Molecule: Bacterial RNase P class A
Organism: uncultured Bacteroidales bacterium
RNA sequence: GUGGCAGUCUGUUCUAUCGCUCUAUGGAAAUCAUAGGGAGGAAAGUCCGGGCAACACAGAGCGCCGUACUUCCUAACGGGAAGGUACAUGGGCAACCAGGUAACAGAGAGUGCCACAGAAAAUAACCUCCAUAGAGCGAGUAUGAGUUAAAUCAUUCCUGCAAAAUGGGAAGGGUGAAAACGUGGGGUAAGAGCCUACGACGGUAAAAGGUGACUUUUACCGGGGGUAAACCUUACGGGUUGAAAGACCAAAUAUACCGGGAGCAAUUCACAAGCAUUCAGGUGUUUGUGGGUAAUAAGGGCUGCUCGCCCGAUCCCGGGGGGUAGGUCGUUAGAGUAUAAUGGUAACAUUAUGCCCAGAUAAAUGAUAGAACACGACAGAACCCGGCUUAUAGGACUGCCACCUAU
Repeated sequence: GUGGCAGUCUGUUCUAUCGCUCUAUGGAAAUCAUAGGGAGGAAAGUCCGGGCAACACAGAGCGCCGUACUUCCUAACGGGAAGGUACAUGGGCAACCAGGUAACAGAGAGUGCCACAGAAAAUAACCUCCAUAGAGCGAGUAUGAGUUAAAUCAUUCCUGCAAAAUGGGAAGGGUGAAAACGUGGGGUAAGAGCCUACGACGGUAAAAGGUGACUUUUACCGGGGGUAAACCUUACGGGUUGAAAGACCAAAUAUACCGGGAGCAAUUCACAAGCAUUCAGGUGUUUGUGGGUAAUAAGGGCUGCUCGCCCGAUCCCGGGGGGUAGGUCGUUAGAGUAUAAUGGUAACAUUAUGCCCAGAUAAAUGAUAGAACACGACAGAACCCGGCUUAUAGGACUGCCACCUAU
């Protein structure tokens, strides 16, 4: 220097004319005038966390769901920063350095699973090893019998191969991803943590360092391993719904009618009427109308279920029918943003000084011309914000790899 891979940031700009839309001012008003503004880093996915609104003045248990090393950041998060541990990669003799991945609580609470191969995946024995053990077979030597000589038979010595069965054992070999911790020594009939030395792994305790996860050292105890994105256990957390949420105003009307369900009970005040009583005033009682208090049925709500709580006196559920469907708020000043200083390894925090940067409601944010250059990819707001994930032409930066060139 070129190319590739990974990560981070960015991802059209300016001028003019016309068009659309919002805000402010002017105006009686307007489709008018002036001024200012107008689509993203992901607006996508709807995966998380919140703000806000309603249930509602508000609970408990179970179920269900989520998270899972430590500390810090944050409104919060399953997010971010920095570390720890484990695993793997590269460089290096090594110590160590660099960056990468982790779905990183628990396998010593329990249950399940580990194909095939293999004897066996944990109650182990295919080959090998040891004891009973030399049955049996072969070669040679010596002595005796036998023979004309041999063959042959018996005994002895030496040597080679070596069975069935029973028992011991798990050191060696084989199979496999993984086979009862590794190496050296002792011991044993042969072996085995059986013993021992040094190690590795797990657990417990102490000391030192660290905010902590942990690290180092020492001592003691122990011996199958993996798997929990298998069931499960532990700890912590989670109310539900969602802007077509919700609130308000205006207008109109018939709930005429049908079916089913439940109830009309208490108390108090006012008015009216009747009755009884009193010389009268008044008192008592009954009925009706209206207001209040309390309690509750059918039914409904919180909530997936249970408890509990709340609404509910003329209502509830369904059928059938009638009227309206117009407008305002929610709706964009916010956990906002730019710059600087300080603190912090950093994520970020604090302070100071500035800025206001879309609000449509069938849906505006555009078109033309010229210039610039990253020659325009992925793509289009709909309550708002912080994350995650996915898509992405080109450009800038960082790291790694390969090649080329020069010194």